[in-house]
Context: one part of a larger RNA
RNA sequence: AACUGCGACAUCAAGAUGCUGACAGAAGACUUCCAACCGACCCGUCUUGAAACACGGACCAAGGAGUCCAACAUGUAUGCGAGUUGGUGGGUGAUAAACCCAUGAAGCGCAAGUAACCUGACUUUGGUGGGAAGGGCAACCUGCACCAUCGACCGACCAUGAGCUUCUGCGAAAGGUUUGAGUGCGAGCACACAUGUUGGGACCCGAAAGAUGGUGAACUAUGCCUGAGCAGGGUGAAGCCAGAGGAAACUCUGGUGGAGGCUCGUAGAUGUGCUGACGUGCAAAUCGCUUUUCGGACUUGGGUAUAGGGGCGAAAGACUAAUCGAACCAUCUAGUAGCUGGUUCCCUCCGAAGUUUCCCCCAGGAUAGCUGGAGCUUGAUUCAGUUUUAUCGGGUAAAGCGAAUGAUUAGCGGUUCGGGGGCUGUAACAGCCUUCACCGAUUCUCAAACUUUAAAUAGGUAAGACGCGUGGGAUGCUUGAUUGAUCCCUCGCAAUCAAUGUGAGCUCCAAGUGGGCCAUUUUUGGUAAGCAGAACUGGCGAUGCGGGAUGAACCGAUAUUCGAGUUAAAGCGCCGGACUGCACGCUAACCUAGAUCCCACAAAGGGUGUUGAUUCAUAUAGACAGCAGGACGGUGGUCAUGGAAGUCGAAAUCCGCUAAGGAGUGUGUAACAACUCACCUGCCGAAUGAAUUAGCCCCGAAAAUGGAUGGCGCUUAAGCGUGCGGCUUAUACUCGGACAUGGGCGCAAGUGCGAGGCACCCAUGAGUAGGAGGGCGUGGACGUCGUUGCGCAGCCUGAGGCGUGAGCCUGGGUGAAACGGCGUCUAGUGCAGAUCUUGGU
Numbered sequence: 001a002a003c004u005g006c007g008a009c010a011u012c013a014a015g016a017u018g019c020u021g022a023c024a025g026a027a028g029a030c031u032u033c034c035a036a037c038c039g040a041c042c043c044g045u046c047u048u049g050a051a052a053c054a055c056g057g058a059c060c061a062a063g064g065a066g067u068c069c070a071a072c073a074u075g076u077a078u079g080c081g082a083g084u085u086g087g088u089g090g091g092u093g094a095u096a097a098a099c100c101c102a103u104g105a106a107g108c109g110c111a112a113g114u115a116a117c118c119u120g121a122c123u124u125u126g127g128u129g130g131g132a133a134g135g136g137c138a139a140c141c142u143g144c145a146c147c148a149u150c151g152a153c154c155g156a157c158c159a160u161g162a163g164c165u166u167c168u169g170c171g172a173a174a175g176g177u178u179u180g181a182g183u184g185c186g187a188g189c190a191c192a193c194a195u196g197u198u199g200g201g202a203c204c205c206g207a208a209a210g211a212u213g214g215u216g217a218a219c220u221a222u223g224c225c226u227g228a229g230c231a232g233g234g235u236g237a238a239g240c241c242a243g244a245g246g247a248a249a250c251u252c253u254g255g256u257g258g259a260g261g262c263u264c265g266u267a268g269a270u271g272u273g274c275u276g277a278c279g280u281g282c283a284a285a286u287c288g289c290u291u292u293u294c295g296g297a298c299u300u301g302g303g304u305a306u307a308g309g310g311g312c313g314a315a316a317g318a319c320u321a322a323u324c325g326a327a328c329c330a331u332c333u334a335g336u337a338g339c340u341g342g343u344u345c346c347c348u349c350c351g352a353a354g355u356u357u358c359c360c361c362c363a364g365g366a367u368a369g370c371u372g373g374a375g376c377u378u379g380a381u382u383c384a385g386u387u388u389u390a391u392c393g394g395g396u397a398a399a400g401c402g403a404a405u406g407a408u409u410a411g412c413g414g415u416u417c418g419g420g421g422g423c424u425g426u427a428a429c430a431g432c433c434u435u436c437a438c439c440g441a442u443u444c445u446c447a448a449a450c451u452u453u454a455a456a457u458a459g460g461u462a463a464g465a466c467g468c469g470u471g472g473g474a475u476g477c478u479u480g481a482u483u484g485a486u487c488c489c490u491c492g493c494a495a496u497c498a499a500u501g502u503g504a505g506c507u508c509c510a511a512g513u514g515g516g517c518c519a520u521u522u523u524u525g526g527u528a529a530g531c532a533g534a535a536c537u538g539g540c541g542a543u544g545c546g547g548g549a550u551g552a553a554c555c556g557a558u559a560u561u562c563g564a565g566u567u568a569a570a571g572c573g574c575c576g577g578a579c580u581g582c583a584c585g586c587u588a589a590c591c592u593a594g595a596u597c598c599c600a601c602a603a604a605g606g607g608u609g610u611u612g613a614u615u616c617a618u619a620u621a622g623a624c625a626g627c628a629g630g631a632c633g634g635u636g637g638u639c640a641u642g643g644a645a646g647u648c649g650a651a652a653u654c655c656g657c658u659a660a661g662g663a664g665u666g667u668g669u670a671a672c673a674a675c676u677c678a679c680c681u682g683c684c685g686a687a688u689g690a691a692u693u694a695g696c697c698c699c700g701a702a703a704a705u706g707g708a709u710g711g712c713g714c715u716u717a718a719g720c721g722u723g724c725g726g727c728u729u730a731u732a733c734u735c736g737g738a739c740a741u742g743g744g745c746g747c748a749a750g751u752g753c754g755a756g757g758c759a760c761c762c763a764u765g766a767g768u769a770g771g772a773g774g775g776c777g778u779g780g781a782c783g784u785c786g787u788u789g790c791g792c793a794g795c796c797u798g799a800g801g802c803g804u805g806a807g808c809c810u811g812g813g814u815g816a817a818a819c820g821g822c823g824u825c826u827a828g829u830g831c832a833g834a835u836c837u838u839g840g841u
Stems, first nucleotide, its partner, number of pairs: 042057004058841006066343001068200009078190003083108003087103005112119002126150005133142003152183002154180003157176002163170002203342002206339001210332006221306009230296001232264003235260001239256007268293002273289002276287002308324001310320002345775006355368001357366003369513002371510008383501002386499002388463005398453001399451002405447003410442001412440003418436007467493003471489005477484001516540004521535005545556003560738007570728003573712003579725001581724006594714001605699003609696010626683005632656003638650002662677001666675002739765006746758002776830001778827010794814004799810004
């Protein structure tokens, strides 16, 4: 010097990621409405069980139920701590609150024991074993809290009593399988919250009752006082008059008279029948006709008297102000109720009991159990609804009864004392026969309260360091004995110490429950029961899902939320997802074939319906069935009989000839006769007969609305039995995503958050009563940060979004003045029900 590389700066170009406006509108998503199909019974409640022909419930709004105080128990948090606490007084302040000072009373705690008098916790921390942790290279050492165990001390109780003494007491030392809510280097006190218990109206509503004091007799009951009222007839008592009769007493006849709880009947009073009208009436007792009574125990006005366990009652428990087997009003009183009904937002985790014992206990409580919550200790050789091995107890099932006990059938053999009967015999404890009893060997059948034998299942214990062994020691126990037993010290021994699985142990507080029900098996009572009572296990209750047409409990399977796949039980003609699949057999069912656990029924008995099986017979030496021939003689056997010849009846039932023929299987006769059968033979030519047994089918098999294999329907099935393959489908199983809960492990260094966090892995997820945790919403107070006339709250809204949810946010409209977030505190804080309350429809 040239070239090249790199870097910085400046300018230009291209331009990704990221942010963003307008327009467009496909697919998809979300929301709402309508329609169709599938599934689907109405909520709440008491209940073992509710869709119930169990009760509450027309609809809407507002109101509406575990609160507060005190005491106690437990837990947690905070302050101080052998103490703790605002008790009293004072200061500041406003006479309050808050703060400060002084003082130290009172409570609880720091000492217990005893009925009481009264007495009252030694030693500088008691020993042993297990113990976290610390130290150590290791062996090992020190060993908190706490647990176990043995001592010591204090008090009570029991026993002992040296010594002293005022003669009554004091009381040393040394004791005890006795006892205490004691000591043994303190842990408490105050306050707050939560849960529970008790007392209070005590979660809310609800009696029948009880008590105290008053108000009522204007309704009505009865008495008394004082008033008022009650047509017109009938009947015709006493008394009186006249006449007649009679010796008289007196009687008779006719009048007159006008009595009566007399009669017909109006007013009045009453209220019998129509079981009339009415029956949201005229009326919370009326109207009509009918009925009773109507000069009296009559009807009625006014006054007065009697008052609530009281009155009054011609008595019905009637009446006592629409109230009466005890009036009404107020209060005690928010009376009490073991009884009924109701009891208000969400999510997550766990999750029962209906059993034990006691109770004037059986509709209820307490107690234990089951369950939840809060923790604490510790982390391997701990534990177990399991198995194995070893070992132990048992007397149930079964079995047994020629074993014991008890029951029990049948014969056989036998015996003498025993009982009954009979024969011989004068009689005999003479003989014989028979029967019962008894004995012996057999035989049949049984037992919850019989058993020699004797299971299965179930139950206990063990399977090692708290062990095994060596040496030494202690003892009031034990032994003849340093013998043994127990304990202590020292040293040695560490693993396949059964298998499998697995974290275990402890404390405190408390809810609900204390009506249960069902199934297999076992089991008691009962004729039986969807009856009553037990046991084991599993279920329902408290539980949805697939199947059983329907269904608390049966079969399958137990559930977060989605996607995909595979199955269970049950099914696969159509309803209906899935083969009118394959193969073999059975079944024909006109009162009404049959068709799948529980389960919605059918039996004894029968069938020449049909299909199999077993046994025994017959059969080519010719069966069975069919057609045909024979079916004789002694002999009309004997007896009996009026008669009986095969055939009314009784006993007996031979022989001959035959191929065969009964002293006769039936029909028949007065008795014979005749026919027929058994039996034999001919034709025919191959299987036949009987009994038993089992499948399907049939009979047995009758009920009230019409009717149910679930329906239709189905017949070489779509029925029954057997086998094989394919397929359908549950919230079950498998895989994957998400959420929650539990567990394990790791982590903040560089920039936001960040332990109340971040990330990974694994497992699990049902739930009534009930418990616990975390949230949402409402009113108010304080603090803080905000929104708002450029429009708060509220209300409306087929509008959008977030959250598992209670709920929240946003847009639009309306509206016109207040409102919200976060933190802390507080409560008259959340409604579908209560024959709830009030209002509205």

Large-subunit ribosomal RNA, domain II from a Ferrovaceae bacterium, 841 nucleotides, folded computationally. Its Rfam family is "Eukaryotic large subunit ribosomal RNA". Gene Ontology terms of the family: ribosome and structural constituent of ribosome. On this family, see Yusupov et al., Science 2001: "Crystal structure of the ribosome at 5.5 A resolution". The source organism's lineage runs through Bacteria, Pseudomonadati, Pseudomonadota, Betaproteobacteria and Ferrovaceae. The coordinates come from a structure-prediction model, not an experiment, and the mean pLDDT is 82. The RNAcentral record of the full RNA draws on ENA.